Source information: This is a predicted structure of a 73-nucleotide RNA (transfer RNA) from a Patescibacteria group bacterium. Rfam family: tRNA. It is annotated as a transfer RNA. The RNAcentral record of the sequence draws on ENA and MGnify.
[in-house]
RNA sequence: CGGAGCGUAGCGCAGUUGGUAGCGCGCCACGUUCGGGACGUGGAGGUCGGCGGUUCAAAUCCGCCCGCUCCGA
Numbered sequence: 001c002g003g004a005g006c007g008u009a010g011c012g013c014a015g016u017u018g019g020u021a022g023c024g025c026g027c028c029a030c031g032u033u034c035g036g037g038a039c040g041u042g043g044a045g046g047u048c049g050g051c052g053g054u055u056c057a058a059a060u061c062c063g064c065c066c067g068c069u070c071c072g073a
Base pairs, nucleotide, nucleotide: 001072002071003070004069005068006067007066010025011024012023013022019056027043028042029041030040031039049065050064051063052062053061
């Protein structure tokens, strides 16, 4: 320098036929227990890497940029 993949909740990931963003673990509260763990119920937490564009509507489509990983020179 060229090419490819990835970037979504604290962590690991799903969601890409465009239509109000989910799962597991973790966290908080309550129940159960002498207490803890486990279990059960409920809850909080993300403007989807950034900036633009297309669209009635974008995590999803298009462009540029940033970061990480891999391949090639």